[in-house]
Molecule: small-subunit ribosomal RNA
Organism: uncultured Pseudomonadota bacterium
RNA sequence: GAGUUUGAUCCUGGCUCAGAACGAACGCUGGCGGCAGGCCUAACACAUGCAAGUCGAACGAUAAGCCACCUUCGGGUGGUGGACAGUGGCAGACGGGUGAGUAACGCGUGGGAACGUGCCUUUCGGUUCGGGAUAACCCAGGGAAACUUGGGCUAAUACCGGAUACGCCCUUCAGGGGAAAGAUUCAUUGCCGAAAGAUCGGCCCGCGUCGGAUUAGCUUGUUGGUGGGGUAAUGGCCUACCAAGGCGACGAUCCGUAGCUGGUCUGAGAGGAUGGCCAGCCACACUGGAACUGAGACACGGUCCAGACUCCUACGGGAGGCAGCAGUGGGGAAUCUUGCACAAUGGGCGAAAGCCUGAUGCAGCGAUGCCGCGUGUGUGAAGAAGGCCUUCGGGUUGUAAAGCUCUUUUGGUCGGGAAGAAAGGGUUUCCUUGAAUACGGGAGAUUCAUGACGGUACCGGCAGAAUAAGCACCGGCUAACUACGUGCCAGCAGCCGCGGUAAUACGUAGGGUGCGAGCGUUAAUCGGAAUUACUGGGCGUAAAGAGUGCGUAGGCGGUUGCUGAAGUCCGCUGUGAAAGCCCCGGGCUCAACCUGGGAAUGGCAGUGGAAACUAGGCGACUUGAAUCUGGCAGAGGGGGGUGGAAUGCCGCGUGUAGCAGUGAAAUGCGUAGAGAUGCGGCGGAACACCGAUGGCGAAGGCAGCCCCCUGGGCUGAGAUUGACGCUCAGGCACGAAAGCGUGGGGAGCAAACAGGAUUAGAUACCCUGGUAGUCCACGCCCUAAACGAUGGCAACUAGGUGUUGGGGAAGCGAUUUCCUGGUACCGCAGCUAACGCGUGAAGUUGCCCGCCUGGGGAGUACGGUCGCAAGAUUAAAACUCAAAGGAAUUGACGGGGGCCCGCACAAGCGGUGGAGCAUGUGGUUUAAUUCGACGCAACGCGCAGAACCUUACCAGCCCUUGACAUCCCGGUCGCGGACUCCAGAGAUGGAGUUCUUCAGUUCGGCUGGACCGGAGACAGGUGCUGCAUGGCUGUCGUCAGCUCGUGUCGUGAGAUGUUGGGUUAAGUCCCGCAACGAGCGCAACCCCCGUCCUUAGUUGCUACCAUUUAGUUGAGCACUCUAAGGAGACUGCCGGUGAUAAGCCGCGAGGAAGGUGGGGAUGACGUCAAGUCCUCAUGGCCCUUACGGGCUGGGCUACACACGUGCUACAAUGGCGGUGACAAUGGGACGCUAAGGGGCAACCCUUCGCAAAUCUCAAAAAGCCGUCUCAGUUCGGAUUGGGCUCUGCAACUCGAGCCCAUGAAGUUGGAAUCGCUAGUAAUCGUGGAUCAGCACGCCACGGUGAAUACGUUCCCGGGCAUUGCACACAC
Repeated sequence: GAGUUUGAUCCUGGCUCAGAACGAACGCUGGCGGCAGGCCUAACACAUGCAAGUCGAACGAUAAGCCACCUUCGGGUGGUGGACAGUGGCAGACGGGUGAGUAACGCGUGGGAACGUGCCUUUCGGUUCGGGAUAACCCAGGGAAACUUGGGCUAAUACCGGAUACGCCCUUCAGGGGAAAGAUUCAUUGCCGAAAGAUCGGCCCGCGUCGGAUUAGCUUGUUGGUGGGGUAAUGGCCUACCAAGGCGACGAUCCGUAGCUGGUCUGAGAGGAUGGCCAGCCACACUGGAACUGAGACACGGUCCAGACUCCUACGGGAGGCAGCAGUGGGGAAUCUUGCACAAUGGGCGAAAGCCUGAUGCAGCGAUGCCGCGUGUGUGAAGAAGGCCUUCGGGUUGUAAAGCUCUUUUGGUCGGGAAGAAAGGGUUUCCUUGAAUACGGGAGAUUCAUGACGGUACCGGCAGAAUAAGCACCGGCUAACUACGUGCCAGCAGCCGCGGUAAUACGUAGGGUGCGAGCGUUAAUCGGAAUUACUGGGCGUAAAGAGUGCGUAGGCGGUUGCUGAAGUCCGCUGUGAAAGCCCCGGGCUCAACCUGGGAAUGGCAGUGGAAACUAGGCGACUUGAAUCUGGCAGAGGGGGGUGGAAUGCCGCGUGUAGCAGUGAAAUGCGUAGAGAUGCGGCGGAACACCGAUGGCGAAGGCAGCCCCCUGGGCUGAGAUUGACGCUCAGGCACGAAAGCGUGGGGAGCAAACAGGAUUAGAUACCCUGGUAGUCCACGCCCUAAACGAUGGCAACUAGGUGUUGGGGAAGCGAUUUCCUGGUACCGCAGCUAACGCGUGAAGUUGCCCGCCUGGGGAGUACGGUCGCAAGAUUAAAACUCAAAGGAAUUGACGGGGGCCCGCACAAGCGGUGGAGCAUGUGGUUUAAUUCGACGCAACGCGCAGAACCUUACCAGCCCUUGACAUCCCGGUCGCGGACUCCAGAGAUGGAGUUCUUCAGUUCGGCUGGACCGGAGACAGGUGCUGCAUGGCUGUCGUCAGCUCGUGUCGUGAGAUGUUGGGUUAAGUCCCGCAACGAGCGCAACCCCCGUCCUUAGUUGCUACCAUUUAGUUGAGCACUCUAAGGAGACUGCCGGUGAUAAGCCGCGAGGAAGGUGGGGAUGACGUCAAGUCCUCAUGGCCCUUACGGGCUGGGCUACACACGUGCUACAAUGGCGGUGACAAUGGGACGCUAAGGGGCAACCCUUCGCAAAUCUCAAAAAGCCGUCUCAGUUCGGAUUGGGCUCUGCAACUCGAGCCCAUGAAGUUGGAAUCGCUAGUAAUCGUGGAUCAGCACGCCACGGUGAAUACGUUCCCGGGCAUUGCACACAC
């Protein structure tokens, strides 16, 4: 820096990622070289080999070999030589390993005094005389072995004594004590004593050095002293005695963990983590203990004891210690060769040569890391093939490959071939020391050898692109995208999260990105994380102020002078090892790496100075603080007394049937007299009004009135003390309510409990009772949303208003004003994430205390402390989640409140729900009962009309380039139409008759067209997905809303505008306003109806004039009507009201019509993943002799049942009969059909008229008159029987109609529910679409023609602003 809490926002806050780094491990892969590193685990156990020896110039003895002499030829003697051993010396205390222990003077750093120091250097002095042993060796013995015993011989630089003593040591100051070693053939080297140096070591001290207080007290050699002992040396190091100390909140003691450091990793730094390799120190060497030797050890490859383990054993006894180098087993995710050499560097011994050296130098193994190199270079477009994708055009892989050209690092082979080697030995010259041509030291010349690595590095020749690329990732963070497979499966995942049929997130492929001999993953570390905040955080509401005060330690502290110099500042000195980091150079071809120099090393110590500030000391001051004195307010605290009202109970009286209680009831009380009422009495608790945003108190808290005791505060004026102050870990005190203990008290109230209700239940809410308790005294408890969710003190920083205390000033007064202490509200600056705070801060500062560090687990467990108990306090972890949270925003929601509207309720009228039938749906059935639609907003819906067709469904029979489209090839132009016959259920197949002129033309079967046959591309699908879609539609809703630009406000989401005051049917209009404008909606513009006018009169009309049965005809166009165009209505006028506005009111005027005149069309942003893939279009998937196409028959019409929508009724507001009253919209040629005739009728025959203001359907019906008289009827018509009519190829499944007969249910319909506010409901008929036929449905038309609306409390739906919210897939 990013991701992740939300619909979105800001904040808080955690989780996660990108970086660096590693002694690593795991997965896949692997060409070379250089440099480095390689048991982090079992300080587990170890086979085998090696890792410490050397000196004959200390000593005795002496094997082999060699030389000399002697010889009995067996050998002996002497010399040389130096092996295995031995005595003796030095070294085995170094080097090498490991990190178990250790929280310590162990380490780091800086100091100190009371010490030692072999080998080395310097100086002084000495080195004398003696002695006795002992190993080896020889002899004898024990034992399995390890080993050991006895006797005998012998040497020394082994051991002992004497002498001497410049220094030395002791001392009582008289004195006393103490050394030595020789070896060699002459010069060295040893040895002894002493002093000094260097080096190394021992000891002491200051400071620094992990976590835990759920470890708070620890300590008897403990702390100190004296005497003594001990040590190289100080010291309780040890001991005797004496004293009673010592350590600890600045963390003793105890527990856990850990070697420390230079450094390393990370980080801007401060820090954090770490201590492997290298270097310094420490500790350890199987475990524990101990000392010996020695200059040095309490000793890794020494000794002794004990223990465990392993091994040998003849069972009697013995041996061992890889945390040396290799190596083995084991453990483990995991860590190498039983290599070469002393050539170099270094170490031990030695005079030296030299010997020894698993130190070391090298090699081996493993990509463990860092660094370097390579796996080719150039050219090469037909942009090859192949792969993948594709919109089928192409794109991409990709100059990539092939091809051509060049080069040869690396690897292969052949050849050459280092540096690392100088010391040293021999010869020789010179210088120096010296008497010296010895010896020793130095320089030069010359010569002799010396290499593990290794025939390695390096160089050259040869051939040949030849021997050499992978890994992870591609949803966001985070660079990189497509296809297929899969279908919440398989799987992925660091976090958020992907996967339920179109997955850039799984798996594979193509392509891409990143790194590259590596790449990923995992573990652990730092960073990011300001997420422990010193640098650099916070605490009103996010986690976080202790319930409150007093006060100890501690921290901090007013003004002024002098002083010293602890802090502070400056200079100088010492130290701060080397390596490392950094800078400048140098060497390996570069780099890594190595190397020279420098710088740096925040520290510590010493020393010299400064004196402002802080601290210390000495003085002074008064403003902080306190005291004295006058006054004031107050439910401040404690104790004692006292008062009235009310409740309850008791007694007596009056009085009678209820009371009480609730939403409604019941339990309860009451005729044994309640409740009510009158009088009297008892008892307990609490104090109405005043009373308040008021007062007091540290907080908790405090309220009738009076008295006593007592704390604090405020104010006025003066005086006194002289910093006496602030805060406060522990500590102490107070601390509501509930609760506990003991003893009282008990009226009311009331946990528990009982009963009654409510309820699905009701361990509750409501009711009736009722015990602890509430009250008092004493003692505990110690917690609260103990809240202002805001610690205390002090200073500073605009104001305004109210209230409560005290005081001053002005004014005659009302009153005004000022100072000071509290309390409440508003508000500037500032602060805050916002809300808000705002002189009483959450502002600006200082000081001190408390507390916080994601949510849950959990304020829980364990432990401690307190408590009689209840419990309080202190206070974790495992595990689990990716959030939990704060404030604000927009919505939605609320059995929140406000305003408003709608046939929403109410007021009315008529229905549905009951019956029969029609129709749709569910269910069931079926071969199929095709499919869709499901709350409103599916259900007389798609369907404006299923007998075949329709038709998508089922059964059977057929076709396969197909019923239909385009392309190709061949044929025909007698193609095709109509008709007949045969087979068949038909599709289909076959035969025949008849009609017949395809077009253009360059006259070529050339082109087009049609048909037949054929091959394949393809057709076809009412198959799936309406949750992949377009289009269309429903719905909220004809509700009044939905937005934008610019500006402004807000960190932001957003707000404003659009809110407010009025008004409207309306976001309609007016006014106001940080808004000003605009858009989609509203309204208007459009159509129909209502009035009038103009134009035009045929098929319409008929007032006048004729005429007729009849507007029939002449005539006319005035009227009606028709259909074109106009007029008219706008709150325009008047009055009132309103704000002078918008508007509203008025049986106002005028007008046919009055406030939108009535009706229609018109449907904003959006919501419902609403409906439709079966209207159509369309992505993807699926079928292809079938899920396509054709045909016959069946089905969609089934039927126990359930629901929706309708029709007809149940009757008299009616049925039936009669009857020349009146209408509008429409339709008509495959049609409507007059008149006439037949039939009871449906209908039939015939045909006039009419493509229709002309003819026709066509009769309108309710109406009126008569009759019936309340009945299952003269209501009602279902059902059924019989007979017919019509349409049609065909009425069986399955049409409609007519006639005769039959005459079911039904007597107004439970809960519930629907429509309608006027020409509306209701009621009455009429027409039309579809259609061969079929209408109770749908669409339209007119006739008759009501009732009611007080009103907006309630139900439903909606609009606006507001409020709450833990909701946002939004109750």